[in-house]
RNA sequence: CCUUAGAGUUUGAUCCUGGCUCAGGAUGAACGCUAGCUACAGGCUUAACACAUGCAAGUCGAGGGGCAGCAUGACCUAGCAAUAGGUUGAUGGCGACCGGCGCACGGGUGAGUAACACGUAUCCAACCUGCCGAUUAUUCCGGGAUAGCCUUUCGAAAGAAAGAUUAAUACUGGAUAGCAUAACGAGAAGGCAUCUUCUUGUUAUUAAAGAAUUUCGAUAAUCGAUGGGGAUGCGUUCCAUUAGUUUGUUGGCGGGGUAACGGCCCACCAAGACAUCGAUGGAUAGGGGUUCUGAGAGGAAGGUCCCCCACAUUGGAACUGAGACACGGUCCAAACUCCUACGGGAGGCAGCAGUGAGGAAUAUUGGUCAAUGGACGAGAGUCUGAACCAGCCAAGUAGCGUGAAGGAUGACUGCCCUAUGGGUUGUAAACUUCUUUUAUAUGGGAAUAAAGUGCAGUAUGUAUACUGUUUUGUAUGUACCAUACGAAUAAGGAUCGGCUAACUCCGUGCCAGCAGCCGCGGUAAUACGGAGGAUCCGAGCGUUAUCCGGAUUUAUUGGGUUUAAAGGGAGCGUAGGCGGAUUAUUAAGUCAGUUGUGAAAGUUUGCGGCUCAACCGUAAAAUUGCAGUUGAUACUGGUAGUCUUGAGUGCAGCAGAGGUAGGCGGAAUUCGUGGUGUAGCGGUGAAAUGCUUAGAUAUCACGAAGAACUCCGAUUGCGAAGGCAGCUCACUGGACUGCAACUGACACUGAUGCUCGAAAGUGUGGGUAUCAAACAGGAUUAGAUACCCUGGUAGUCCACGCCGUAAACGAUGAGUACUAAGUGUUGGGGGUCAAACCUCAGUGCUGCAGUUAACGCAAUAAGUACUCCGCCUGAGUAGUACGUUCGCAAGAAUGAAACUCAAAGGAAUUGACGGGGGCCCGCACAAGCGGUGGAGCAUGUGGUUUAAUUCGAAGCAACGCGAAGAACCUUACCAGGUCUUGACAUCCGAUGCAUAGUGCAGAGAUGCAUGAAGUCCUUCGGGACAUCGAGACAGGUGGUGCAUGGUUGUCGUCAGCUCGUGUCGUGAGAUGUUGGGUUAAGUCCCGCAACGAGCGCAACCCUUAUUGCCAGUUACUACGAAAGAGGACUCUGGCGAGACUGCCGUUGACAAAACGGAGGAAGGUGGGGAUGACGUCAAAUCAUCAUGCCCUUUAUGACCUGGGCUACACACGUACUACAAUGGCGUUUAACAAAGAGAAGCAAGACCGCGAGGUGGAGCAAAACUCAAAAACAACGUCUCAGUUCAGAUUGCAGGCUGCAACUCGCCUGCAUGAAGUCGGAAUUGCUAGUAAUCGCGGAUCAGCAUGCCGCGGUGAAUACGUUCCCGGGCCUUGUACUCACCGCCCGUCAAG
Repeated sequence: CCUUAGAGUUUGAUCCUGGCUCAGGAUGAACGCUAGCUACAGGCUUAACACAUGCAAGUCGAGGGGCAGCAUGACCUAGCAAUAGGUUGAUGGCGACCGGCGCACGGGUGAGUAACACGUAUCCAACCUGCCGAUUAUUCCGGGAUAGCCUUUCGAAAGAAAGAUUAAUACUGGAUAGCAUAACGAGAAGGCAUCUUCUUGUUAUUAAAGAAUUUCGAUAAUCGAUGGGGAUGCGUUCCAUUAGUUUGUUGGCGGGGUAACGGCCCACCAAGACAUCGAUGGAUAGGGGUUCUGAGAGGAAGGUCCCCCACAUUGGAACUGAGACACGGUCCAAACUCCUACGGGAGGCAGCAGUGAGGAAUAUUGGUCAAUGGACGAGAGUCUGAACCAGCCAAGUAGCGUGAAGGAUGACUGCCCUAUGGGUUGUAAACUUCUUUUAUAUGGGAAUAAAGUGCAGUAUGUAUACUGUUUUGUAUGUACCAUACGAAUAAGGAUCGGCUAACUCCGUGCCAGCAGCCGCGGUAAUACGGAGGAUCCGAGCGUUAUCCGGAUUUAUUGGGUUUAAAGGGAGCGUAGGCGGAUUAUUAAGUCAGUUGUGAAAGUUUGCGGCUCAACCGUAAAAUUGCAGUUGAUACUGGUAGUCUUGAGUGCAGCAGAGGUAGGCGGAAUUCGUGGUGUAGCGGUGAAAUGCUUAGAUAUCACGAAGAACUCCGAUUGCGAAGGCAGCUCACUGGACUGCAACUGACACUGAUGCUCGAAAGUGUGGGUAUCAAACAGGAUUAGAUACCCUGGUAGUCCACGCCGUAAACGAUGAGUACUAAGUGUUGGGGGUCAAACCUCAGUGCUGCAGUUAACGCAAUAAGUACUCCGCCUGAGUAGUACGUUCGCAAGAAUGAAACUCAAAGGAAUUGACGGGGGCCCGCACAAGCGGUGGAGCAUGUGGUUUAAUUCGAAGCAACGCGAAGAACCUUACCAGGUCUUGACAUCCGAUGCAUAGUGCAGAGAUGCAUGAAGUCCUUCGGGACAUCGAGACAGGUGGUGCAUGGUUGUCGUCAGCUCGUGUCGUGAGAUGUUGGGUUAAGUCCCGCAACGAGCGCAACCCUUAUUGCCAGUUACUACGAAAGAGGACUCUGGCGAGACUGCCGUUGACAAAACGGAGGAAGGUGGGGAUGACGUCAAAUCAUCAUGCCCUUUAUGACCUGGGCUACACACGUACUACAAUGGCGUUUAACAAAGAGAAGCAAGACCGCGAGGUGGAGCAAAACUCAAAAACAACGUCUCAGUUCAGAUUGCAGGCUGCAACUCGCCUGCAUGAAGUCGGAAUUGCUAGUAAUCGCGGAUCAGCAUGCCGCGGUGAAUACGUUCCCGGGCCUUGUACUCACCGCCCGUCAAG
């Protein structure tokens, strides 16, 4: 200086652990949609599968014999012809052949290979090297063949054979050689161990080739350079469910072989060698430079380019050569393909193109040797699918363009949305001005040629340099430049619920579909499909696949292990790791400097070249590595010494259920014998099985057996853990304390290993009293293979073995050191008269700092550090399968995967729940009284039926509910008949008979006809009203109460529900609101990290009970009645008073309050009502009303007549009336109320009728008149227990009333008829005082219709010990795997798909 980003998803919510998923970058990619240009780079990842065709390695005549073909020259021949044929190696040159060099390079591929294959570093004193460079020397004399050519033979062909003849830089004999090689001798020097080098002497051995005109060759030798060969250190994938491997194996001596070392090969000798620091085996794989990603450390990859290796159809082998065991060579074998005359032959694209096949997928059978490079050649040159170019492909990177500026009436149309006003598309367009990259057309037009060749010349040193001139360009008429033209030639893809930038409408209706994760879709989908709009990127955009990242999710950097996954059951101890104080030395680790190397390309930076960029050039940095060398010495290590504090030994004490093996003891249990004794015992929730008159149980005595050790006994003690308990003896292990005599770091931990290791189980042999798996029986139960009971075998006990596991737990590995306090307790020491107190070692509790996700831990750490070991990495599958080891077996140890899921999990929080706990309340139970459930009838519901039986309400909290009243109407339902701007509203235009009446048809709606009068307001414009016409619209009791408002029910008149601030907690949350009392009450008091406040409670309101004052007519008062009078009484109205635990006493905490009492009409909220917190039940209602959306519009709207809602095998709810004597009936008496209602009304007296009622109508808009008689009650009489003088259903006849209308379908009266029913099964309901029960009266609705509903008064009880239980509720607490909240969650089996 640079550098590190997160999000979604487990829950009702929270914190944590933990997985899954996403946003980024990359690719030799593929697929989908789309596509203008240029530059650069790239292009079979699959079948190292098979290959048609062409090309990819030749060259040299200045090595040779020669002359098949071509050209030139010369000669010969010729009927036609003017050219042709022939001869001649004479010349250019040259097919084939001999010979030389090359073919081992270049190019391809990655099958094999886990290896000295690769990388890096070092070494070869153990080696080779054609062509090239330097140096020295030489190049003498000979010889015999052979191919070709020619002749002949065989064969289809490929090819082969024979004969004759010939050359060489082919082959070969001899000579020469100081250096080379080998051996031996002598001397000297050096290194790296065997050794090497130099000097010198002797002996032995090895050479040659020419061509052509001034050069190129040839031979021997040395050195160099280049290229190769070999050796070694270090590094290089996964599996231990691969643990032992190896016989040329490991080493030696001597040989062979090689360019060279070596078991490389051979003979002999020895028995070694490798391996838990991973041998051997298996799987996978070419390695590196580098590439991608990443902050880095790392992780993944190895295509293009460069280096190395390996391979060339498969396997094997050698030959030639400087070099190969050879891609376009040979031989053999195999597979495959092709030719064939069937006898036999030919071939190898993993070279460049190309073909088939495989595959999601990868290009032209192109041009040129102009440049660069290679082979050959003296050279010109020839060859070169190396190379340079071009072609195809958006497959990648980079650049450019598809226009720019202005332009609002924010234009019109269209699409879309809308609240219908508008918004949006949108400066977008049109229009004006401008530009011309690119495309198209025309014209011009390079560099790349530095250089080399030919010719001529100059210089010197004959080989180079220079000069002049000539010639050589594939790409290419390309790049580039200019001109013309005209916005003219050029935009798409994906996405829009959150993550994640971007929203609406329509369609669909858990369908169709989407989806990376969470998840969307079941009639109002921003998530599906379409459209409009928007967002992102842009000649591309998305999807898929793979890699890294995010992921600190394998953690070296940089994680964990009480409860989330994870401490081995415990100890001993090997290897290993780690280790006290001090001195000296060394320099391995460590640190610093320096040297070599770390190829180039690549990366980063500077500068430069293509118009820019990508790309390329150049320079620097970097390459964190390895090796050498020189220093430093603190720390670690090594070596040598010293020390005592760690550790151990010794001496003296001391506690203990420590261990092993003997002996002894008493109580209990069971059994046996005997005695006493008699009918049961035993067992349970209750029973039964069982035992017992053959004498049990009980009790006494004696005896036998086995097992276990009461009290003491305790957060006690001991032990490594498991574990250990009567007493005693013997043997024995360890701890602790004190002393400081001895050793002198001997310590700690501890993979593999060894030992111990509860219970159960197992083997052999004993033993067996109790208890008791299995088993049997009895119960319980729907069942009960269980829980309970009666029995009972293994076992439980002992000895000797095995097993080796447990929630073997403190769910907490061992060791060392340090870090506040307080308080118990065990053992020892000091101290004291005894205490107090101090100290060491244990064992507990509370608690600070700290720590933890929290709970918690906290000197016995889960704190702070160090050392070592074990173990973990989402859940399930699964501690399963396979393999292996151990075991008699049971089983143990080790220990996966496929597949499935997006969670699984920990701690804590709020609720809810519990056949958890505590406290409390309620007609909740209990104590009582009366009912329901049985009958008949009324009414509602279900069901059934029907043309319709309209709709809603459904546990409590639907069912005499909406409905305070269905004959028509209501009415929403059904049948039929009718209407279509409509029965109803607003707007426009026209008309004016608006309205009333009459007649006819019809079931009516309605239709037709007739026609009198002629309306109301007016600002004189018109309006009201009616009819007609057109369209906007009306209408809907059609759907959705799960789209809603409003209203209501319920928990519940239960005492609760919250907030602000503060405090506590990481947080959800807590506190307050809990606690001690008290209350009907979160009512009040006290206490308290809380202090206050709000909605609820209470009070304020109405009514009722007492009374004062004032007022009062229609009430009241002297009653036979009235008038006048009165203001006392009854009554009515208003305003007051009164009740507040106020007073006294007791209890209580000096409180709140409770209890008792006084006074009082009333006493502890006096009785009753209204009043219903936050919320729960997607509770009820779209049919009171309102309303979104959907649906309907000659009908799902509107009108009319008739029918239906009143049906009826049945079931249920709620009432009424009864079943009778506490009664029924009859008669009698001035019996005695309250609250209400009344004008289309209540209706008196009177008369008629048995009665319902009728006639008629006084009075009253009401303290006046009327309804109106209150009834039960009381008195007397009768009935006498019966289906009755009970009960009244049902039915018949006759009537009354209302109303257009009483059949379906009203109420009432009279007479007659006289059903069930004799107090009701299981079960269930209301009520605590003027209450239950019982008796009547009134009102609303209403023409009429009540046993219902809402009110009113009369008579008027019983009982409450109490809170165990049932139900509901409140508060606190506890557990939870529930939170849709126990009607939860969830396990197994079976069946179907």
Model confidence (mean pLDDT): 83 of 100. Predicted 3D model of a 1393-nucleotide RNA (small-subunit ribosomal RNA) from an uncultured bacterium. The sequence is in RNAcentral, with records from ENA and SILVA.